[in-house]
RNA sequence: AGGCCAGGCAGCCGCGGGUCGCGCGAGCGGCUCGAGGAAAGUCCGGACACCGCAGAGCAGGGUGCUGGUUAACGGCCAGCGGGGGAAACCCCAGGGAAAGUGCCACAGAAACGACACAGCCUCCGGCCUCGCGCCGGCGGCAACGGUGAAAAGGUGCGGUAAGAGCGCACCAGCGGUCUGGUGACAGGCCGGCUGGGUAAACCCCACCCGGUGCAAGGCCAAAUCGGGGCGUCACGGGUUGCUCGCCCAGCCCCAGGUCGGCCGCUCGAGGCGCCCGGCGACGGGCGUCCCAGAUGGAUGGCUGCCCACGACAGAAUCCGGCUUACGGCCU
Numbered sequence: 001a002g003g004c005c006a007g008g009c010a011g012c013c014g015c016g017g018g019u020c021g022c023g024c025g026a027g028c029g030g031c032u033c034g035a036g037g038a039a040a041g042u043c044c045g046g047a048c049a050c051c052g053c054a055g056a057g058c059a060g061g062g063u064g065c066u067g068g069u070u071a072a073c074g075g076c077c078a079g080c081g082g083g084g085g086a087a088a089c090c091c092c093a094g095g096g097a098a099a100g101u102g103c104c105a106c107a108g109a110a111a112c113g114a115c116a117c118a119g120c121c122u123c124c125g126g127c128c129u130c131g132c133g134c135c136g137g138c139g140g141c142a143a144c145g146g147u148g149a150a151a152a153g154g155u156g157c158g159g160u161a162a163g164a165g166c167g168c169a170c171c172a173g174c175g176g177u178c179u180g181g182u183g184a185c186a187g188g189c190c191g192g193c194u195g196g197g198u199a200a201a202c203c204c205c206a207c208c209c210g211g212u213g214c215a216a217g218g219c220c221a222a223a224u225c226g227g228g229g230c231g232u233c234a235c236g237g238g239u240u241g242c243u244c245g246c247c248c249a250g251c252c253c254c255a256g257g258u259c260g261g262c263c264g265c266u267c268g269a270g271g272c273g274c275c276c277g278g279c280g281a282c283g284g285g286c287g288u289c290c291c292a293g294a295u296g297g298a299u300g301g302c303u304g305c306c307c308a309c310g311a312c313a314g315a316a317u318c319c320g321g322c323u324u325a326c327g328g329c330c331u
Base pairs, nucleotide, nucleotide: 001331002330003329004328005327007306008305009304010303011302012301013300015034016033017032018031019030020029021028022027036312040323041322043321044320045319046318047317048213049212050211051210060209061208062207063206064205065079066078067077068076069075080094081092082091083090084089095204096203100202101201102198103197104196117145119141120140121139123137124136125135126134127133128131153171154170155169156168157167158166172194174191175190176189177188178187179186180185217263218262219261220260226254227253228252229251230250236248237247238246239245270289271288272287273286274285275284276283277282307310
């Protein structure tokens, strides 16, 4: 680095789902299925659902070498460049610093269109102990010393008063061009000679992104409250002496959707095997299998035998990744 396993077998008693049978029903019985490689963290990406939305832009957030893969990704694969390693192999937040702004501690003369501390040199003047001397001055310079993470290309030769890409060779960088490559890029040639670092600082550029999450969301629907109708040929109460009327009880309907119930809900970008295409991620074809679906929330316990004596840990809408936890075996 890659792959595999996740104590095994048998019996008994339980628990949840499905299905069949019996029972008016509560339920009972048979058969069958019943956690993971991470079910975890909820860090990315999607499906699905509801809400929003003419279109575009701004703001905000994310990603950041190239090509591919995918439903999509910040994942993965193959490369490029850089770094580490003796090697196998591993790591990289890896666009732009010549658009602008900011910052660069300490040290140091100077931290950016900069600087001269110690120094080097020609010339001029002065002094003496006359030397490759010392002092002062007009200038030239940045090689050498020292500071720093970093000092305006590096090394060497030439050159010069001393120096300097001033000239040359090689190297690094930049620009142009040719060749190879889809591309990142690599190699060759030419050119003038060189523009500090920092963008997980603001920023610029390119691309991507509407919001909320299954407690999404949908259906059914007590009681109470509300609205409407009837309130009778005879049969209730109040108002009244009586009738009508009005009010109520009662009955019916409606709206809303609480308690509660049901759906969403598990067959899926699905698993396994073989074949084909591809370096690979992955894609295609054929065959085969059905593999939890709860809602106070099931998957447990006892006994026996065996062994190497069993780690981390348990679904809750689903899927693809990443990360983290962890016992053992093989190459």